[in-house]
Context: one part of a larger RNA
RNA sequence: UGACGGGGACCCGCACAAGCGGUGGAGCAUGUGGUUUAAUUCGAUGCAACGCGAAGAACCUUACCUGCCCUUGACAUCCUCGGAAUCCUGCAGAGAUGUGGGAGUGCCUUCGGGAGCCGAGAGACAGGUGCUGCAUGGCUGUCGUCAGCUCGUGUCGUGAGAUGUUGGGUUAAGUCCCGCAACGAGCGCAACCCUUGCCAUUAGUUGCUACGAAAGGGCACUCUAAUGGGACUGCCGGUGACAAACCGGAGGAAGGUGGGGAUGACGUCAAGUCCUCAUGGCCCUUAUAGGUGGGGCUACACACGUCAUACAAUGGCCGGUACAAAGGGUAGCCAACCCGCGAGGGGGAGCCAAUCCCAUAAAGCCGGUCGUAGUCCGGAUCGCAGUCUGCAACUCGACUGCGUGAAGUCGGAAUCGCUAGUAAUCGUGGAUCAGCAUGUCACGGUGAAUACGUUCCCGGGUCU
Numbered sequence: 001u002g003a004c005g006g007g008g009a010c011c012c013g014c015a016c017a018a019g020c021g022g023u024g025g026a027g028c029a030u031g032u033g034g035u036u037u038a039a040u041u042c043g044a045u046g047c048a049a050c051g052c053g054a055a056g057a058a059c060c061u062u063a064c065c066u067g068c069c070c071u072u073g074a075c076a077u078c079c080u081c082g083g084a085a086u087c088c089u090g091c092a093g094a095g096a097u098g099u100g101g102g103a104g105u106g107c108c109u110u111c112g113g114g115a116g117c118c119g120a121g122a123g124a125c126a127g128g129u130g131c132u133g134c135a136u137g138g139c140u141g142u143c144g145u146c147a148g149c150u151c152g153u154g155u156c157g158u159g160a161g162a163u164g165u166u167g168g169g170u171u172a173a174g175u176c177c178c179g180c181a182a183c184g185a186g187c188g189c190a191a192c193c194c195u196u197g198c199c200a201u202u203a204g205u206u207g208c209u210a211c212g213a214a215a216g217g218g219c220a221c222u223c224u225a226a227u228g229g230g231a232c233u234g235c236c237g238g239u240g241a242c243a244a245a246c247c248g249g250a251g252g253a254a255g256g257u258g259g260g261g262a263u264g265a266c267g268u269c270a271a272g273u274c275c276u277c278a279u280g281g282c283c284c285u286u287a288u289a290g291g292u293g294g295g296g297c298u299a300c301a302c303a304c305g306u307c308a309u310a311c312a313a314u315g316g317c318c319g320g321u322a323c324a325a326a327g328g329g330u331a332g333c334c335a336a337c338c339c340g341c342g343a344g345g346g347g348g349a350g351c352c353a354a355u356c357c358c359a360u361a362a363a364g365c366c367g368g369u370c371g372u373a374g375u376c377c378g379g380a381u382c383g384c385a386g387u388c389u390g391c392a393a394c395u396c397g398a399c400u401g402c403g404u405g406a407a408g409u410c411g412g413a414a415u416c417g418c419u420a421g422u423a424a425u426c427g428u429g430g431a432u433c434a435g436c437a438u439g440u441c442a443c444g445g446u447g448a449a450u451a452c453g454u455u456c457c458c459g460g461g462u463c464u
Base pairs, nucleotide, nucleotide: 007464008463009462010461011460012459013458015454016453019418020417021416022415023414026309029306030305031304032303033302034300035299042053043052064295065294066293067292068291069290073125077124078123079121080120081119082118083117086103087102088101089100090099091098092097107114108113127284128283130282131281132280136278137277138273139272140271141269143267148187149186150185151184152183153182154163155162156161167178168177169176193261194260195259196258198229199228200227201226202225203224204223207219208218209217211216232255235249236248237247238246239245311411315370316369317368318367319366320365321364327358328357329356332351333350337346338345339344377408382403383402384401385400386399387398388397424446425445426444427443428442429441430440
């Protein structure tokens, strides 16, 4: 000077408290540990690993295992020789690959040859998801969107250092004011950016409709999307130190940072990543490189994390009926109509989309039924029959119909999230993607309860 203290003072945070809903019990999904295995590829491991890298493992992916093959190599540059490239096709084989047959003779040219492509050969070299994240760059997590971290000059101290940055108030804030051997400055805070809430102007098709049956007319309204306005403690009263500021009020769509996002200081954890990429060193070089068929990553006594579904009547089922937002679409989205109980099939209109399609939103509302039961709850599991994608659904896909109908009657100790359009609940869409979503990212609908307070638990800040 820091850090730490079951030392002190002050302050803050869904930290506790007050509430609401969960997890921990059940079966299922998924990740991990462990075990097993020829292989179950590798990494991530308190918070800050465990629905994580993976925005999607049947083949591919794929890095793992097994078998079969290859050695200048799947890929790059250079040299020599031959051949146009390319296309069709037979045989062997699980395929990679091996071995044949046929067609084809292009472009530029100073006629020597050259460019491009294919094949053969030799060597320089290629190649490595091999090791080291404790050799590294880059990127990322975390403390933490916490309010801090520093510098120049001056002053003080023998010096390490201190001061400034402490003190009195105040703030979300080292925010601002006052004081002060300090005076200034930088990185952070705030603001500038995006979005949402109000209004105006401009513009008006594919949108809208005060007109019309339509064609058409119109741009008022909704909306779209560009530019502006608007909120600044600006005004009033009180408190305060004549300050900063705080409390209340008016006006206002909005009031004291209006709501949300992006934005992450100096640094910490030799935190994570050599398997995104880049890269030092080391290692392999007929193999630790490369190709291919099949298998594995999907195993299963068990243990843990995270979800989704339930245990029901604020509910299940049946019939009728209403209202979104945000997205995606040409190797695509696919309407009407027909067939099928259904998944789906046929069909072919429209749409490169404010035009057409995905696409009926669901909870809700109206009526009916069930009557507290392992049930008309719950749906696991299993059997049979099918649909779709795709060379191919055995290992190992999703979905449909019929049958089957398990555990489960609200969950011990313990533990998590959330302060408002939030929690809870209800559907919808996208990325990845041939197919596959209870995950994830986004969208809207309905829409609460509680916060006395800071003694205590956890984390953080300032002074001592």
Predicted 3D model of a 464-nucleotide part of an RNA (small-subunit ribosomal RNA, 3' major domain) from an uncultured bacterium. Its Rfam family is "Bacterial small subunit ribosomal RNA". The full RNA is in RNAcentral, with records from SILVA. Its mean pLDDT, the model's own confidence on a scale to 100, is 86.